[in-house]
RNA sequence: GAUAGAGGCGCGGAAUGCAUGAUUACCCGUCAGCAAAAAGGCUAACGCUGAACGGUCAAAGGGUCUUCCGCCGAAAUGCGGUGUAUCUGCCUUAGGUCACCGUGUUGGGCUGUUUAUGAAAUACGUAACAGACUGUCACUAUUAAGUGGAGCGCUAUC
Repeated sequence: GAUAGAGGCGCGGAAUGCAUGAUUACCCGUCAGCAAAAAGGCUAACGCUGAACGGUCAAAGGGUCUUCCGCCGAAAUGCGGUGUAUCUGCCUUAGGUCACCGUGUUGGGCUGUUUAUGAAAUACGUAACAGACUGUCACUAUUAAGUGGAGCGCUAUC
């Protein structure tokens, strides 16, 4: 260097279902209002708004059981950049989300804590701290274990 392979509550994707979203949005009726709720600008009545009431009543994103498929930097995520994507009545800017690109971080999942952040969320994700577990290698030891390291690793074959 090439090929093959291992970790286990292992990783990702898709489909059906489930809960949430939500007794919400939209829509309809009534009532009230005449303004635009991130900043600036623009517009308006056969229009628009309401963080008012009543009626009808969703969906997406996020989560998850099962099954199937693809896999073992699997993948996740921070930061920066890009955008005929998306979120306001419309436009610009800013910001959020999403996708992609670059770069950095993390061996793996589990539990707990609190805070921060994303999120509608007490779900879930990420970060920080703590705990034990687990695969692997090195060292010390000697079959019990201890310490340390990181996937840019480890094992096998060539």
This is a predicted structure of a 158-nucleotide RNA (Lysine riboswitch aptamer) from a bovine gut metagenome. The sequence is in RNAcentral, with records from MGnify. Rfam family: Lysine riboswitch aptamer. Rfam links the family to the GO term lysine biosynthetic process. Model confidence (mean pLDDT): 75 of 100.